[in-house]
Molecule: transfer RNA
Organism: Actinomycetota bacterium
RNA sequence: GAGCCCGUAGCUCAGUUGGGAGAGCGCCGUGUUUACACCGCGGAGGUCGCCGGUUCAAGCCCGGCCGGGCUCA
Numbered sequence: 001g002a003g004c005c006c007g008u009a010g011c012u013c014a015g016u017u018g019g020g021a022g023a024g025c026g027c028c029g030u031g032u033u034u035a036c037a038c039c040g041c042g043g044a045g046g047u048c049g050c051c052g053g054u055u056c057a058a059g060c061c062c063g064g065c066c067g068g069g070c071u072c073a
Stems, first nucleotide, its partner, number of pairs: 001072007010025004019056001027043005049065005
């Protein structure tokens, strides 16, 4: 330098058919317990890597850039 894959909640990831942003774990509150844990219920938390474009509408499509991984040179 070139090709491919990945980047979404604190962590691991789903969402890949363009229209609701989600799960598990973690965190907070609460019920239960003498208390803790487990368990039940409720809740907070996201510029969907960044900048543009297409569209009535973009996490999703297109371009550029940044970061990580693999391969080639």